This is a predicted structure of a 392-nucleotide RNA (Bacterial RNase P class A) from a Geobacteraceae bacterium.
The gene name in the source record is rnpB.
C1' cells in the first nucleotide's frame, strides 16, 4: 500500500435575524367577584428556560402498566428446541460444545427424535427402500447355421433360474480395501479401516471429549411434511382504563295537575291503574374537557464481584410530553468529505504528505403509554487483527 475481518465513536459547532410547541414568570386586562380599592379565567405585550433518533422506522418477538376472565387439571391451538449462565422476560445476550465455510483473522447453523408410525423423494432410471435384474456375469433347457457315427454335439438366438461383483441412471442405489469362498456372486466368512449400537473406565456442572471391550449391526434423505418428546403461553390493548360533564333526545323516582291525546277495569258515574302535561331530582351516556403522561428494569462516572453477558454499592444528572400532532428557515464564520489548480518537502518516476485558492457535497430519516431486543435503511471517522506485495 491492497484486499479482507471485527469493533469504537460522531450524526456538525458558534453567532445574527425571522418563526413554531409546552412550562415558569412580569405588566396590562373586556367579563365576573368585591367595600373605595383590589383580585382576575379568557386574551394582549414582554422576559427566562426546554424542545427527536441511532435507528424515533418495520410493528417481528419479550416485558411493565390497564381492564376483562380465571378453583384445580386436561384437550385443542400457537410458539420454542445442543449445554451452562444472564435477565422483569424473550425467539435476545454471554461463555462453551458439536457441525460447516474460509489460507487466515473470523464467520454461519430452525443444532431434540428418521433405530416409534405415516407420507414424500422432480427428471432420469429396471428399481427411490427390508427396493431393484436394463446391460453384463453364471447355470440348466430348447436350439436356425454348422459338424459328425442320424442320434447327438452345438455358434447366433429364444425362454427359465441364480447373482447387487462390474457397467449404466440419478442429488441420493443396502459401508471401503484385500483375501478366502462360489457355477457366478454377495459380511457369505476372515483381516484391517470407517460408522452404528450395547457395556464399562477417565475428564467435565453439562453439551461432550477420550480410552477399552462385546456385537457383522451397516439401518438412504426429508420433521421451517404430518407426527412423537420436552418446555412455554388466559384474552384484549393507552382508541387500555379512570374522572368531570352541555344542549337535544331517551330511561327511572317524587310532587302537582287533572282530561288538556288515549286505553284497561265497568252498564254508567266516581274511583284506581297504565299513559300523558308541568315542575324537580337521579343515574346512564354522545360531543367536549381533565387524567393515564413520563423519575425510569433511567443515564453517566467511579469502585467491587464475575472470563463475559450482567449484578452490588457510592456519587452526580433530569433529558419533549405534543396530540392532526411543535422541535424549523435563512445568513456569516469555522470544522468535515470529494474534485481541480498552484506550491514547500520527499521520490528517477508514478505518486504521497502539508499549506493555499476555487467549485461542489453533507446521508437515512420525525417521538405519539413506557422499556429490553431483533430486523431493515443510511453518511462519515478511528482502532485492533489477518493475508498478500514493496522497502528498511
Nucleotide at each position: 500500500g491492497a484486499a479482507g475481518u471485527a469493533g469504537u465513536c460522531c450524526a456538525g459547532a458558534u453567532g445574527g435575524c425571522c418563526g413554531c410547541u409546552g412550562c415558569c414568570u412580569g405588566c396590562c386586562g373586556a367579563a365576573g367577584c368585591u367595600u373605595u380599592u383590589g383580585c382576575g379565567a379568557a386574551g394582549g405585550c414582554g422576559g427566562g428556560g426546554a424542545g427527536a433518533g441511532g435507528a424515533a422506522a418495520g410493528u417481528c418477538c419479550g416485558g411493565g402498566c390497564u381492564c376483562c376472565a380465571u378453583a384445580g387439571g386436561g384437550c385443542a391451538u400457537g410458539g420454542u428446541g445442543c449445554u451452562g449462565g444472564a435477565u422483569a422476560a424473550c425467539g435476545u445476550c454471554c461463555a462453551g460444545c458439536g457441525g460447516g465455510g474460509g489460507c487466515a483473522a473470523c464467520c454461519c447453523c430452525a443444532g431434540g427424535g428418521a433405530a416409534a408410525g405415516u407420507g414424500c423423494c422432480a427428471c432420469a432410471g429396471a428399481g427411490a427402500g427390508a427396493a431393484g435384474a436394463c446391460c453384463g456375469c453364471c447355470c440348466g433347457c430348447c436350439g436356425a447355421a454348422g459338424c459328425c457315427u442320424u442320434g447327438g454335439c452345438g455358434u447366433a438366438g429364444g425362454a427359465g433360474g441364480g447373482u447387487a461383483a462390474g457397467g449404466g441412471u440419478g442429488a441420493a442405489a443396502g459401508g471401503g480395501u484385500g483375501a478366502g469362498g462360489u457355477a457366478a456372486g454377495a459380511g457369505c466368512u476372515c483381516a484391517c479401516c470407517a460408522g452404528g449400537u450395547c457395556c464399562g473406565g477417565u475428564g467435565g456442572u453439562g453439551a461432550c471429549a477420550u480410552c477399552g471391550g462385546g456385537u457383522g449391526c451397516u439401518c438412504g434423505g426429508u420433521a421451517a411434511a404430518c407426527c412423537c418428546c420436552a418446555c412455554c403461553a388466559g384474552g384484549a390493548g393507552c382508541a387500555a382504563g379512570g374522572c368531570c360533564a352541555a344542549a337535544u333526545a331517551g330511561g327511572g323516582g317524587a310532587g302537582c295537575g287533572u282530561u288538556a291525546a288515549g286505553g284497561a277495569c265497568g252498564g254508567c258515574c266516581c274511583g284506581u291503574c297504565c299513559g300523558u302535561g308541568c315542575u324537580u331530582c337521579c343515574g346512564g351516556g354522545u360531543u367536549g374537557g381533565c387524567u393515564g403522561c413520563u423519575u425510569g428494569a433511567u443515564g453517566c462516572c467511579g469502585u467491587c464481584g464475575g472470563u463475559a453477558a450482567c449484578g452490588g454499592c457510592g456519587g452526580c444528572a433530569c433529558u419533549a410530553g405534543a396530540g392532526g400532532a411543535a422541535u424549523g428557515g435563512u445568513c456569516a464564520u469555522c470544522a468535515c468529505c470529494c474534485g481541480u489548480c498552484g506550491u514547500c518537502g520527499g521520490g528517477u518516476a508514478a505518486c504521497c504528505u502539508g499549506c493555499g485558492a476555487u467549485g461542489g457535497g453533507a446521508a437515512c430519516a420525525g417521538a405519539a403509554c413506557c422499556c429490553g431486543g431483533c430486523u431493515u435503511a443510511c453518511g462519515g471517522u478511528c482502532u485492533g487483527c489477518u493475508u498478500c506485495g514493496a522497502c528498511c